RNAcentral holds the sequence, with entries from ENA. The RNA shown here (Bacterial RNase P class A) has 353 nucleotides and comes from a Pseudomonadota bacterium. Its Rfam family is "Bacterial RNase P class A". Rfam links the family to the GO terms ribonuclease P activity, dimeric ribonuclease P complex and tRNA processing.
[in-house]
């Protein structure tokens, strides 16, 4: 100098002026202070909070799935293991179980799983054909046939019953051997996942579990329009009291009883209002512990809270002319969108001293 990997940060700046919203102080003129984001988004996970339900156990349904740790919790994060990719810094992985059971595996192919045999290779034949030959039951050939051996080689496929080599054989084959792989046992290291070593078995037997399933663990439902409080008008409900009276019903009448009246009280509840509402698993800085996620301690600090719903308009100066995007109960994550730029750590290549 070039090419890259990972992590973090900014999100036009400053000033003036006029507004909007919340809080505090007010002598009601006003003054002071706060006022969107890294994703406020998607609402995909996990919690707090609220109401409802709930003895315990089981089933069902759903979710998660290498190990250890972090956390309020998680499907998140950190560290590690194994595997894939990359020269590397790094990065990606639903990564328990297929020697419990069931299912599926298109096309091609002999065969997709109780193994099998299309071409081929090899052996046999008293078969057939041809050649040779004077002739023979001799010799030879066959891309003829039949019987058998084989799975080396070819071919199909995403995938074919371990791989490479040597021996062996008629040709072959874990048939034998060495190494690699695999299973089992033991030892060593590690909390563990796992790794390494030694011995042993010629070797179980394809793939698929984001197919059913098995195993382990987790999970009650609904959500701030949750929930709580205050409470008009109109209508309706309950209770008490007043009224020697009246009307109507209980088909004659009386008594009785029910309803209708007035006054007072009570509760539910609509409109509306208040609350929940933002001081919190807070954030910043410093120190300590830890590889790290994170935890602990300390100083100072308060940082939107609206409810038709504020966070804006104008002017000036400057630059590299400014992306995605707007809180609505709160918090931790994930994912997605995003003009341009800055910082740090590291890797590879080339060159110079």
């Nucleotide at each position: 100098g070039g090419a890259g990997u990972c992590g973090g940060c900014c999100a036009g700046a400053c000033a003036g002026u006029c507004g909007c919203u919340c809080c505090g102080c007010g002598u009601c003129a006003g003054c002071g202070g706060g006022g969107a984001g890294g994703a406020a988004a998607g609402u995909c996970c996990g919690g707090g909070c609220u109401c409802c339900a709930c003895a315990g156990g089981g089933c069902a349904a759903g979710g998660u799935g290498c190990c250890a740790g972090g956390u309020a919790a998680c499907a998140c994060c950190u560290g590690g293991a194994g595997g894939g990719c990359g020269c590397g810094a790094g990065u990606c992985c639903a990564u328990g179980g297929a020697a419990a059971g069931u299912g599926c595996c298109a096309c091609a192919g002999a065969a997709a799983a109780u193994a099998u045999a299309c071409c081929g290779c090899c052996g046999g034949c008293u078969g057939c054909g041809c050649c040779u030959g004077g002739a023979a039951c001799g010799g030879g050939c066959g891309g003829c046939g039949c019987c058998g051996g084989u799975a080396a080689g070819g071919g199909u496929g995403a995938a074919a019953a371990g791989g490479u080599g040597c021996g062996g054989u008629a040709a072959g084959a874990g048939c034998g051997c060495a190494c690699c792989g695999c299973g089992c046992g033991c030892c060593u290291g590690g909390c563990a996942a796992c790794a390494g070593g030694c011995g042993u078995g010629g070797c179980a037997g394809g793939g698929u579990a984001a197919a059913c399933c098995c195993c382990a663990c987790c999970u009650g439902g609904a959500g701030c329009a949750a929930g709580a409080c205050c409470a008009a008008a109109u209508a309706g409900g309950g209770g008490a009291g007043c009224g020697a009276g009246c009307g109507u019903g209980c088909g004659g009448c009386c008594c009785g009883u029910a309803c209708g009246g007035c006054u007072c009280c009570c509760g539910g509840g609509u409109a509306g209002g208040u609350u929940g509402c933002u001081c919190g698993a807070g954030a910043c800085c410093u120190g300590c512990g830890g590889u790290g996620a994170c935890g602990c301690a300390g100083u100072g600090u308060c940082c939107a809270g609206a409810u038709g719903a504020a966070u804006g308009g104008c002017u000036g100066u400057c630059c590299g002319c400014g992306a995605c995007a707007g809180a609505a109960c709160c918090c931790g994550g994930c994912u997605u969108a995003u003009c341009g730029g800055c910082c740090g750590a590291c890797u590879c290549c080339a060159c110079u001293c």
Its mean pLDDT, the model's own confidence on a scale to 100, is 77. The gene name in the source record is rnpB.